[in-house]
Model confidence (mean pLDDT): 76 of 100.
This is a predicted structure of a 133-nucleotide RNA (FMN riboswitch aptamer (RFN element)).
The sequence was found by an Rfam model in a public genome assembly.
């Protein structure tokens, strides 16, 4: 100085604007937000992760019947949305200018923004220490 396993911390933002209406932070106007790695700085480009659907497997008992309740592991699936024009060696990512997208379950009325699972899970960063080479 390299790897590899384990630890510890970190790890998603945003409407107390108007209308209509018997009711909408859900229509409709209008404002607003943007997870993690690559790559010329990315919410629209390559991949990841959460979510959502299907299959499959285990555990708690000494033991064997029965009831109930929450979740876990793996595999596959699924997995939105951009142009045109500038600079430049080199940007679908910088500037300019118009756009466009959002998981599930609730709800007196359809939800990126409200409420809930979730004080949950993570993709990943950072960090110190131990053992071998």
């Nucleotide at each position: 100085a390299g790897a590899a396993c384990a630890c510890u911390u970190u790890g998603a933002g945003g409407g107390u604007g108007g209308g209509u209406g018997a009711a909408a932070u859900u229509c409709c106007c209008c404002a607003u937000c943007g997870g993690c790695g690559g790559u010329a700085c990315a919410g629209u480009c390559c991949g990841c992760a959460a979510a959502c659907g299907c299959u499959g497997c285990a555990a708690a008992u000494a033991a064997c019947u029965c009831a109930a309740u929450a979740g876990g592991c793996a595999g596959c699936g699924c997995c939105g949305a951009a142009a045109g024009g500038g600079u430049g060696c080199g940007a679908u990512u910088c500037c300019c200018u118009u756009a466009c997208c959002g998981a599930c379950g609730g709800u007196u009325a359809a939800a990126g923004u409200c409420c809930g699972g979730a004080u949950a899970g993570g993709a990943a960063a950072a960090g110190g220490a131990u053992g071998u080479u």